This is a predicted structure of a 483-nucleotide part of an RNA (small-subunit ribosomal RNA, 5' domain) from an uncultured bacterium.
[in-house]
Context: one part of a larger RNA
């Protein structure tokens, strides 16, 4: 100087920020992702007979974003700068297509089982749901040639596409190619601390064929060689998310990673693969365990490291609030619906800027305190009085910008006019020296103080009180960290 503080003692007010640093402890209870009837068929109600509205399922898209935390990670995580062997929904351009069938299945309707989650068996139906034939400009494997190599041209033979809807023009679908984003994926170099850790290492190191994956690779496997790292510190411990930056400091440098941004990991512990363009998936599914819960004891059910909030742990960290008005995400042709993302408001001096609590005048130096050589001095122009003023607060009135036409949570706020009236607003540490600030009483090595050096044993400016001064100010001191 600084701080995501905290404590002790005091607090008007406004603006901006900012708030579990400790138990990756366990959660009651609300919400945090749904949407589309312009893909499809019931059910229910409503009809002005055209429709229309709502539920639940078939389907399609998003649920891989956005929000949370910091436990693992000392590593191609992260930064950086290069790289070749890859995907990429929804966009955008360009082109070429959208033909003919078919067979189920939930809803539903009947029977049942269950205590509940749930769930069986029969039967009926539809789609943009599933499946077959056809065509195929590219495409995709493949036989042969040509060029110069990753590739590109030619020839040969095989393969595979679609889904339609409505307001009738408009918007889906397939196949191809290019962008545009965004992702896997390698590498070079930077990235704590302990040699009282010196060796480590069998898919270990390379190679071939094979398998794999969007992709390269010991990724995997199968043979085959015996490699590969290591004092330029491997190997083991121990500790850490990683940067843009924050903080100091003159700068080198030390510290440090709260808020916001980027990446990156993880979502009760551990494994694990399903669909998808894309998850090994926070509010998705299996499996084991711990723990909780319900339960007719047969057998279910659950994951707040979302937003609040509750216990708990702590020095110590907030409302079980409001609105989609912005401004974005998601679906939808669209109207819209959804969005504890986000605006916003609430609690907290926690910080940081900003204002105030008054402002002139007032000498007979009032009256009280304190000291006193008792004359006096100080508090002190300080009160009082007199004359103002009204920011802040109170009340009355008017009242936004953000919102392009419409729509405003915040909010009758901000801000503006007016009214009365000093009215509603000052405390804290310290006065020995380091260091601005001094007497007077108690105490009497006690009681106490201290950062450090040190005071205190009968005249303490060093304990304790007064009066008096200094210092800071809605704060001030202490404590705890950094430099």
């Nucleotide at each position: 100087a600084g701080c995501g503080a905290a404590c002790g003692c005091u607090g008007g007010c406004g603006g901006c920020a900012g708030g579990c640093u400790u138990a990756a402890c366990a959660c009651a209870u609300g919400c945090a992702a749904g949407u589309c009837g312009a893909g499809c068929g019931g059910g229910c109600c409503c009809u002005u007979c055209g429709g229309g509205g709502u539920c639940a399922g078939c389907g399609g898209c998003a649920g891989a974003c956005g929000g949370g935390u910091g436990a693992g990670u000392a590593a191609c995580a992260c930064g950086u700068g290069g790289g070749a062997a890859c995907g990429u929904a929804c966009c955008c351009u360009u082109u070429g297509g959208u033909u003919c069938g078919g067979a189920a299945u939930a809803a539903c309707g009947c029977u049942g089982g269950g205590a509940a989650a749930c769930u069986a068996g029969c039967g009926c139906u539809a789609a943009u749901a599933c499946c077959g034939g056809a065509u195929a400009c590219g495409c995709c494997c493949u036989u042969g040639g040509c060029c110069u190599u990753u590739g590109g041209c030619c020839c040969u033979g095989g393969g595979g596409a679609a889904a339609g809807g409505c307001u009738u023009g408009c918007u889906g679908c397939c196949g191809a190619a290019g962008g545009a984003u965004c992702g896997g994926c390698c590498c070079g170099c930077g990235u704590c601390u302990g040699a009282u850790u010196a060796g480590c290492u069998a898919g270990u190191u390379g190679g071939u064929g094979g398998g794999g994956u969007a992709a390269u690779g010991g990724c995997c496997u199968a043979c085959c060689a015996a490699g590969g790292c290591g004092a330029c510190g491997a190997u083991c411990a121990g500790u850490a998310g990683c940067u843009g930056g924050u903080c100091u400091g003159a700068g080198a440098g030390g510290a440090u990673g709260a808020u916001c941004a980027g990446c990156c990991a993880c979502a009760c512990u551990g494994g694990g693969a399903c669909u998808g363009a894309g998850a090994c998936a926070c509010g998705g599914c299996c499996c084991a365990g711990a723990c909780u819960c319900c339960u007719a004891c047969g057998g279910g059910a659950g994951g707040c490291a979302g937003c609040a909030g509750u216990g708990g742990g702590g020095a110590a960290u907030a409302u079980u609030g409001g609105a989609c008005a912005a401004u974005g995400g998601g679906c939808g042709c669209a109207a819209g619906c959804c969005u504890g993302a986000u605006c916003c408001a609430g609690c907290c001096a926690u910080g940081c800027c900003g204002c105030g609590u008054g402002a002139g005048u007032g000498a007979u130096g009032a009256a009280g305190g304190c000291c006193u050589u008792a004359g006096g001095g100080u508090u002190g122009u300080a009160a009082a009085g007199c004359u103002c003023u009204u920011u802040u607060g109170u009340c009355c009135g008017g009242g936004a910008c953000g919102a392009u036409a419409a729509u405003g949570a915040c909010g009758g706020u901000a801000c503006c006019g007016g009214a009365a009236g000093a009215a509603u607003a000052a405390g804290c540490c310290c006065c020995g020296g380091c260091u601005a600030a001094c007497u007077u009483c108690g105490u009497g090595c006690c009681a106490g103080c201290a950062g450090c050096c040190g005071c205190g044993g009968u005249a303490a400016u060093a304990c304790g009180a007064a009066g008096g001064g200094g210092g800071c100010u809605a704060g001030c001191g202490u404590u705890g960290c950094u430099c």
Its Rfam family is "Bacterial small subunit ribosomal RNA". The coordinates come from a structure-prediction model, not an experiment, and the mean pLDDT is 86.